[in-house]
Context: one part of a larger RNA
RNA sequence: AUCAAUGAGUUUAUUUUAAUGGCAAGCUUAAGUUAAUAAAUGUAGGCGUAAAGAAAUUAAAUUUAAAAAUGUUAAUUGAAGUCUUUAGAAUAAAACCCGAAACUAAGUGAUCUAACCAUGAACAGGUUGAAUUUAUAGCGGAAACGCUUAUUGGAGGACCGAACCCGUGUCUGUGGAAAAAUACUGGGAUGAUUUGUGGUUAGGGGUGAAAGGCCAAUCAAACUUAGAGAUAGCUGGUUUUCUGCGAAAUCUAUUUAAGUAGAGUAUUUAAAAACUUUAUUUUGAGGUAGAGCACUCGAUAAGUAAGGGGAAUGUAACGUUUUACUGAAUUUAAUGAAACUCCGAAUACAAAAUAAAAGAUUUUAAAUAAACAGACUAUGGAUGCUAAGGUCCUUAGUCAAGAGGGAAACAGCCCAGACUAUUUGUUAAGGUCCUUAAAAAUAAUUAAGUGAAAAAGAAAGUAAUUAAAUGUAGACAAUCGGUAGGUAGGCUUGGAAGCAGCCAUCCUUUAAAGAAAGCGUAACAGCUCACUGAUUUAGUUUUUUUGCAUCUAAAAUGUAUUGGGGCUAAAAUUAUUUACCGAAACAAUAGAUUUAAUAAUAAUAUAUAAUUAUUAAAUGGUAGCAGAACGUUCUGUAUAUUUAUAAAGAUUUAUGGUGACAUAAAUUGAAAAAAUCAGAAGUGAAAAUAUUGAU
Numbered sequence: 001a002u003c004a005a006u007g008a009g010u011u012u013a014u015u016u017u018a019a020u021g022g023c024a025a026g027c028u029u030a031a032g033u034u035a036a037u038a039a040a041u042g043u044a045g046g047c048g049u050a051a052a053g054a055a056a057u058u059a060a061a062u063u064u065a066a067a068a069a070u071g072u073u074a075a076u077u078g079a080a081g082u083c084u085u086u087a088g089a090a091u092a093a094a095a096c097c098c099g100a101a102a103c104u105a106a107g108u109g110a111u112c113u114a115a116c117c118a119u120g121a122a123c124a125g126g127u128u129g130a131a132u133u134u135a136u137a138g139c140g141g142a143a144a145c146g147c148u149u150a151u152u153g154g155a156g157g158a159c160c161g162a163a164c165c166c167g168u169g170u171c172u173g174u175g176g177a178a179a180a181a182u183a184c185u186g187g188g189a190u191g192a193u194u195u196g197u198g199g200u201u202a203g204g205g206g207u208g209a210a211a212g213g214c215c216a217a218u219c220a221a222a223c224u225u226a227g228a229g230a231u232a233g234c235u236g237g238u239u240u241u242c243u244g245c246g247a248a249a250u251c252u253a254u255u256u257a258a259g260u261a262g263a264g265u266a267u268u269u270a271a272a273a274a275c276u277u278u279a280u281u282u283u284g285a286g287g288u289a290g291a292g293c294a295c296u297c298g299a300u301a302a303g304u305a306a307g308g309g310g311a312a313u314g315u316a317a318c319g320u321u322u323u324a325c326u327g328a329a330u331u332u333a334a335u336g337a338a339a340c341u342c343c344g345a346a347u348a349c350a351a352a353a354u355a356a357a358a359g360a361u362u363u364u365a366a367a368u369a370a371a372c373a374g375a376c377u378a379u380g381g382a383u384g385c386u387a388a389g390g391u392c393c394u395u396a397g398u399c400a401a402g403a404g405g406g407a408a409a410c411a412g413c414c415c416a417g418a419c420u421a422u423u424u425g426u427u428a429a430g431g432u433c434c435u436u437a438a439a440a441a442u443a444a445u446u447a448a449g450u451g452a453a454a455a456a457g458a459a460a461g462u463a464a465u466u467a468a469a470u471g472u473a474g475a476c477a478a479u480c481g482g483u484a485g486g487u488a489g490g491c492u493u494g495g496a497a498g499c500a501g502c503c504a505u506c507c508u509u510u511a512a513a514g515a516a517a518g519c520g521u522a523a524c525a526g527c528u529c530a531c532u533g534a535u536u537u538a539g540u541u542u543u544u545u546u547g548c549a550u551c552u553a554a555a556a557u558g559u560a561u562u563g564g565g566g567c568u569a570a571a572a573u574u575a576u577u578u579a580c581c582g583a584a585a586c587a588a589u590a591g592a593u594u595u596a597a598u599a600a601u602a603a604u605a606u607a608u609a610a611u612u613a614u615u616a617a618a619u620g621g622u623a624g625c626a627g628a629a630c631g632u633u634c635u636g637u638a639u640a641u642u643u644a645u646a647a648a649g650a651u652u653u654a655u656g657g658u659g660a661c662a663u664a665a666a667u668u669g670a671a672a673a674a675a676u677c678a679g680a681a682g683u684g685a686a687a688a689u690a691u692u693g694a695u
Base pairs, nucleotide, nucleotide: 001695002694003693004692005691006690011093012092013091014090015089016088017087018086019085021083022082023081026047027046028045032041033040034039051058052057061072062071096237097236099234103227104226105225106224107223108222114201115200116199117198118197119196120195121194122193123191125160126159127158128156134150135149137148138147139146140145164188165187166186169184170183172181203219205215206214207213240629241628242627243626244625245624250263251262252261253260254259266368267367268366269365270364271363272362273361275359276358277356278355279354280353281352282351283350284349290343291341292340296337297336298335300333301332302331303330304329307326308325309323310322311321312320313319374399375398376397377396378395380393381392382391383390404415405414406413419591420590421589422588424587425586426585430581431580432579433565434564435563439578440577441576442575443574444573445572451567457551458550461548462547463546464545467542468541469540470539478535479534480533481532482531484508485507486506489503490502491501514529517528518527519526592619593618594617595616596615597614598613599612600611601610604607630684632681633680634679635678636677641673642672649668650667651666652665653664654663655662656661
């Protein structure tokens, strides 16, 4: 991993609700006894029929009290309980199943390993050469003795290196040959050495040259058994079918935030009511959007200006004059505001009336839930950076719990809500060159593959549009010429001649020409420009507002921002028109179920339910609520029935049923099976890193 088998709401008690049956102002037994699944007995006790009070007690009333009010109960409107069974829920129990880490108790362990005790054992070979010894040697010394030399000696947690012990580095190995090893390399190797045997220390305890190490492959508290099915608001799983309805992810509270409770929202039953939506009208409350500056706060400009500061002058004191100062207040103008308002909508909200069309709703009571992690899109806001697929509110939608078509693919976007069947038709969104179902026409624009990602900004792109100027008395552009004289203006300066700088900027000749717009020189010179003549020839220059294009435009595996091919009088864009395609939508035909209404039928106890027919509507669905069924094992029915003229089971096929499933046949098989109606459950597996087995 595959297959098979096993595998999860059970049981008891109590309470409560609903249904059911019995009896009924009553109902009923429990233990026990006789008997023996039955039935009988048992009347203690329980519930109900009356309550109030702490109680005595009183009583349709009672309590507190001096009295009344109040409280509770009852009545006025009469009044149903109780017991059994079944189903749901709650509570107590292991309480749907599996799952901790842990806690406690009693025991078992030192054959591994840590330390210690007792008693034994082991350490090739080589090197170094301490203390010490001796000397009738030398030197010193009175001597003891010291030094030197020679000699002797054999120390050491000394050196090298086998056994032995260890485990430094690397490769291999990594379901290994091995749950720690092999190979090479390496450390210690007479010592705090290594080791055999026996013994001691035990779990909050030991031992530890100390690493939280080790205490039998287990250690920040061993292992075994027990408490024990510990507990788990947490994760996972929870087994047949069909039908009806169908949520929530909010508020409040919480040692609360992954939970729970009450409310809101769902379901079922019962009762009651007449409601809901839309349109119009009327009546309301309001302080948002906007607007405004009348208040409050802020902020701009100007005027006037008390007061303050400075200066001048000066008195006995007051003062007088003045100012690059400051300045409350006030005037004029023009303003900002979630916590400003003299104003003030639209929507929305509330109530009422009228009308219309549809729907089946609403409220109350009882029972049962689930849910209280929401997501995105659009509106109005808060927060943040007017960041976020961010966070938090509001209103609506979708998803959640919603399939189908479109958006290449794409929970939350657009269209549209799937009862079933049909090679039927019509449409929606969106599309109509090929992929890929379906298309053409008219008038324009775009040349950028723009379309098919982006801003400020830039630009003789192009199309339209607006307003001016100028031009056959010749424009704009181009080409050929001219561009002078006074004068080198005056000043300055070494120089300053149009062109370093300062001042002035006139006149003349002219078709025209600045006391010069730029380059240039040391200064001149030189080259252009302005201005003007000729040649040529019909438009030229500027401006307003738009459409579509251009640049701006850089990212990580490979084109990669039309899905691809490909597209240019389009298969792009703008405007207009008519077709077509296109969904589980709508329609058509046939059928099923549910609900409602109507009608009919037979039955019995006369009121119910059932059956049939017609019509109408409905039938997506998670959590969840409710209803109806299928199958399995066993029991009764059943001393009946089927079965060797072949049971169950197995394999295969056919038929029927909405389905769980049922029936039949053939083959096989060889001995039991089990209609109907009931009853009881160890009653249904694909999921649990499920368990066991097989392969």
Molecule: large-subunit ribosomal RNA, domain II
Organism: Stephanopyxis turris